[in-house]
Transfer RNA from Octopus vulgaris, 71 nucleotides, folded computationally. It matches the Rfam family "tRNA". By type it is a transfer RNA.

RNA sequence: GGCAGCUUAGCUUAAUGGUAGAGUACUCAGCUGGUAUCUGAGAGGUGCAGGUUUGAGUCCUGUGGCUGUCU
Numbered sequence: 001g002g003c004a005g006c007u008u009a010g011c012u013u014a015a016u017g018g019u020a021g022a023g024u025a026c027u028c029a030g031c032u033g034g035u036a037u038c039u040g041a042g043a044g045g046u047g048c049a050g051g052u053u054u055g056a057g058u059c060c061u062g063u064g065g066c067u068g069u070c071u
Stems, first nucleotide, its partner, number of pairs: 001070007010024004018054001026042005047063005
């Protein structure tokens, strides 16, 4: 330098172009004599910049990062 794959919440990951969810972790409350377990509630997210579309996590272009591979 070429090619392929991946990029979504702190972590692991879902999501036919049509309200971005779950598990775990975190915070608060309940429960308990206390802790743990358990129950309920809350906060937290689509790598970046554009394009297409009534509507983009999803499609297209460029680009950053990571992994693999070829030379």